[in-house]
RNA sequence: AUGAACCUUCGGGGCAGGGUGCAAUUCCCGAUCGGCGGUACAGCCCGCGAGCAAGUAUGACCGACUCAAGUCGGUUAUAUGACGCAUGAUCCGGUGCAACUCCGGAGCCGACAGUAACAGUCUGGAUAGAAGAAGGAUACC
Numbered sequence: 001a002u003g004a005a006c007c008u009u010c011g012g013g014g015c016a017g018g019g020u021g022c023a024a025u026u027c028c029c030g031a032u033c034g035g036c037g038g039u040a041c042a043g044c045c046c047g048c049g050a051g052c053a054a055g056u057a058u059g060a061c062c063g064a065c066u067c068a069a070g071u072c073g074g075u076u077a078u079a080u081g082a083c084g085c086a087u088g089a090u091c092c093g094g095u096g097c098a099a100c101u102c103c104g105g106a107g108c109c110g111a112c113a114g115u116a117a118c119a120g121u122c123u124g125g126a127u128a129g130a131a132g133a134a135g136g137a138u139a140c141c
Stems, first nucleotide, its partner, number of pairs: 006136005017029003031121002033110002035048004043108002051085002055080011090106005112124003
C1' cells in the first nucleotide's frame, strides 16, 4: 500500500411547579429532551438507523392422502425483507475565506400499541435491535 475475512467492547434523552376536572405526567399555563455519518460545530440542510409488512426458506406440531418414501393444508418459531407502505420540523440578523451548523433573536417538529381523559417525556415490545464508533489480532505481499 492492496485485498479477503474474523473477534471484543461501546452504541438515546426528557413534564419541575401549577390550573380544570370524578378521573389527565395525555387537555391548558409552563417545564424539559434531541441517535448516527457528512459539512465551519446541525432535532429542522443532505443521507442513514429505528416502525409496519406481502412473499420466500428452514424447523416443530396438528390434520388429510399414502404400503412406505413422500405430498398438500393449517398453526407456530427463526431468518430474510419488495424500484412495498410509512418516514416530522427554520427563518432573520451578525462574525468570518467558508456556517439554514457558531453568536444574538424569533419559531417549529417528534413512530407504533396501551390507558376509567386525547402522550416526544408514563407503560410496553426493549436485559431487544440498529446506523455507526473504538480497539484487537490472523493470513498474504
This is a predicted structure of a 141-nucleotide RNA (FMN riboswitch aptamer (RFN element)) from an Anaerolineaceae bacterium.
The sequence was found by an Rfam model in a public genome assembly.
The coordinates come from a structure-prediction model, not an experiment, and the mean pLDDT is 79.
The source organism's lineage runs through Bacteria, Bacillati, Chloroflexota, Anaerolineae and Anaerolineaceae.